[in-house]
RNA sequence: CGGGCAGUCGGCUCUGUCGCUCCGCCCAUAUAGGCGGGGAGGAAAGUCCGGACAACACAGAGCACCAGGCACUGGAAAUCAGUGGUCGGGGCAACCCGGCAGAACGUGCCACAGAAAAUAACCGCCCCUCGGGGUAAGGGUGAAAAUGUGGGGUAAGAGCCCACAGUUCGUAUAAGCAAUUGUGCGAACGGGUAAACCUCCUGGGUUGCAAGGCCAUGUAAACCGAUCAUGAUGCUGCUCGCAUCGUUCGGAGGGUAGGCCGCUCAGAUAAAUGGCAGAGGCUCCACCCAGUGGAUGCACAGAAUCCGGCUUACAAGACUGCCCGAGCC
RNA sequence: GGUCCGUUCGUCUAGGGGUUAGGACACCAGAUUUUCAUUCUGGUAACAGGGGUUCGAUUCCCCUACGGACUA
Repeated sequence: CGGGCAGUCGGCUCUGUCGCUCCGCCCAUAUAGGCGGGGAGGAAAGUCCGGACAACACAGAGCACCAGGCACUGGAAAUCAGUGGUCGGGGCAACCCGGCAGAACGUGCCACAGAAAAUAACCGCCCCUCGGGGUAAGGGUGAAAAUGUGGGGUAAGAGCCCACAGUUCGUAUAAGCAAUUGUGCGAACGGGUAAACCUCCUGGGUUGCAAGGCCAUGUAAACCGAUCAUGAUGCUGCUCGCAUCGUUCGGAGGGUAGGCCGCUCAGAUAAAUGGCAGAGGCUCCACCCAGUGGAUGCACAGAAUCCGGCUUACAAGACUGCCCGAGCC
Repeated sequence: GGUCCGUUCGUCUAGGGGUUAGGACACCAGAUUUUCAUUCUGGUAACAGGGGUUCGAUUCCCCUACGGACUA
């Protein structure tokens, strides 16, 4: 100098002027006027998780259902974050991405090809009474073929036996908070799939601010149906359990179509945060290139009860550390 | 605002891990007819986009886009 990786910052700035929205004070009443003050984001977004808060019983049991599944720490909690472990993949590297309870309870599925897809015998090999029996060593197929190599053994063979290696489990020991790793001993050798059913462990009561509370206006104590307690309705999809019940419950229909609280130093209820002018910064383009001129160039996007996360979108930049390559000393 | 559901030929739809994604209407070509319609035969044409699980994805899981329903 060029290229890259990780982390962080910041998301055009200032002045004038005209407006918009909310709040407070003043003006004799005021929604008009004056003065003063507040006014979008890192994602306000998707609504994917977790809470606060509210109602139902200040929330109970079981089943079903849903979600999660290595360890430690942080956190109110989470499908969150950090660090570490282990397996697989990408990159020359810095580093990045993904998985991680159980297939050694049971069931299902494994197209085509192949003899056979999990009680393996088609060809081949061996035995024999030619009927059959034994055999997973050799063969090709496939995503996947019954642990691999060598030796012994055998009629031929085979973890049938042995040595070495591999995988899994148990146990002892060393390191570590732990996951786990190293070493020794023993046992077994078992196809894949749980984002198939399922088993184990952990967590979740349901509904979401249009929750819910209050005021005002207005209507239809009428109609249809259910239920007289072995019932109805609600809490929950089911069972139990609990609560309420004749001033009951459901349906259809009629009426209202307003306001306040919840709701906030942004705080609306159809929703404000903008326009114009000037100066500066950055980027791009053109030219007569230390400069001048031009740009309908300066992203993604915009609060609606509030927080903590995740995911997705994002122009042009700045800083710190590290890796690779090239040149010079 | 909140809670849910869906997306397959031009249109309406079936399929819920495995051979060439099936059907109806429409469209195109041919036959029949003097011609048109009807009828018959054949054909074209699709899994919203991206990523993951799996040997294999329209189907299972996640994200995005679009559309719809309910809710005082």
Predicted 3D model of RNase P RNA and transfer RNA as a complex of 401 nucleotides. The prediction has a mean pLDDT of 76. Rfam match: Bacterial RNase P class A. By type it is a ribozyme. Rfam's curators write: Ribonuclease P (RNase P) is a ubiquitous endoribonuclease, found in archaea, bacteria and eukarya as well as chloroplasts and mitochondria. Gene Ontology terms of the family: dimeric ribonuclease P complex, tRNA processing and ribonuclease P activity.